[in-house]
RNA sequence: GGGCCAGUGGUCUAACGGUAAGACGCUGCCUUCGCAAGGCAGAGACUUCGGGUUCGAAUCCCGACUGGUCCA
Repeated sequence: GGGCCAGUGGUCUAACGGUAAGACGCUGCCUUCGCAAGGCAGAGACUUCGGGUUCGAAUCCCGACUGGUCCA
């Protein structure tokens, strides 16, 4: 320098173009003498950034950034 893949709460992973879900973690309550486990409830991401297409974009297109991988 070129090709390919990935980027979504604190972490890990989902989401046929139709208002972002789950697990762990966190907070509160129940339970216990207390802790853990368990049950219930709650907070937390406008999806790496900027444009475009579309009635509508995490998703499709273009560019950038970061990371991984392969080639040179």
The RNA shown here (transfer RNA) has 72 nucleotides and comes from Candidatus Rehaiarchaeum fermentans. The RNAcentral record of the sequence draws on ENA. Its Rfam family is "tRNA". By type it is a transfer RNA. Rfam describes the family as follows. Transfer RNA (tRNA) molecules are approximately 80 nucleotides in length.